């Protein structure tokens, strides 16, 4: 240069291939019950519009195209 793989809450995934009701689960963070405290445990809240732009669609995290950034490889 070129091919491909990744990028979703604080943080670590899932969901994409085959588009559809509230983007799930874990763990942290808060709050509240338990306890003498504190962990543990039980209940609960907040928190990502999915890397950014745009395109197609009634609908887009998904599909296409651009671009950015990691990672791999080949030149």
């Nucleotide at each position: 240069g070129g091919a491909c793989g990744c990028g979703u809450g604080g943080u670590g995934u899932a969901g994409c291939c085959c588009g559809g009701u509230u983007a799930a689960c874990a763990c942290a963070a808060c709050u509240g019950c338990c306890u003498g405290u504190c962990a543990c445990g039980c209940a609960g809240u907040a928190g990502a519009u999915c890397g950014c732009c745009g395109g197609u669609u009634c609908a887009a995290a998904u599909c296409c195209g651009g671009u950015c950034g990691c990672g791999u490889c080949c030149g």
A computed fold for a 75-nucleotide RNA from Candidatus Methylomirabilis sp., annotated as transfer RNA. The sequence was found in a public genome assembly. The coordinates come from a structure-prediction model, not an experiment, and the mean pLDDT is 83. Its Rfam family is "tRNA".